A computed fold for a 74-nucleotide RNA from a Calditrichaceae bacterium, annotated as transfer RNA. The RNAcentral record of the sequence draws on ENA. Its mean pLDDT, the model's own confidence on a scale to 100, is 80.
[in-house]
């Protein structure tokens, strides 16, 4: 230098081959339960969906550039 894959919550990951509320588990907070802790139950907070642009009535999803990580070729 060329190519492939990936980037979604604090962590690990889903997500529909575009459609109007973006989710799970763990973690965190509150409440209930206990003499107390743990467990368990209920509720809650937490997301510019890496970034910039494009296509579209509408983009986490499609297209291009860039950044970062892993791998292959030279």
């Nucleotide at each position: 230098g060329g190519g492939g894959c990936g980037a979604u919550a604090g962590c690990u990951c889903a997500g529909c081959u575009g459609g109007u509320u973006a989710g799970a588990g763990c973690g965190c907070c509150a409440c209930g339960u206990u003499g107390a802790c743990a467990u368990c139950g209920u509720g809650g907070a937490g997301g510019u969906c890496g970034u910039c642009a494009g296509u579209u009535c509408g983009a986490u999803c499609c297209u291009g550039g860039c950044u970062c990580g892993c791998c292959c070729c030279a």